[in-house]
The RNA shown here (c-di-GMP-I riboswitch aptamer) has 86 nucleotides and comes from a Bacillota bacterium. It was read from a public genome assembly, where an Rfam model found it.
């Protein structure tokens, strides 16, 4: 040096709620807050989950269907990576 592993150290992200701007909406920006995070860093390749504008359907006050939208803090896969005790 590498891998695996996660005690110590130094820091590091930042649920949920409240402003607030977008967006139909799921959600997401900045901000304030920390429940947690060893990848709770990127990344939509697979799987799952959310929403359902616009489009199509209907027995049409409505109401079904459906991702081109979305969730990386659901998995799982890529790519990067701080520190070093057993």
């Nucleotide at each position: 040096c590498c891998c695996a592993c996660g005690a110590a150290a130094a820091g590091g992200c930042a649920a949920a709620c409240c402003c607030u701007c977008c967006g139909a909406a799921a959600g997401g920006u900045g901000g304030g807050g920390a429940c947690g995070c060893a990848a709770a860093g990127c990344u939509a390749c697979g799987a799952g989950c959310c929403u359902a504008a616009a489009g199509c359907c209907c027995a049409a006050c409505g109401g079904g269907c459906c991702a081109u939208g979305g969730c990386a803090g659901u998995c799982g896969g890529g790519c990067c990576g701080c520190c070093g005790a057993a």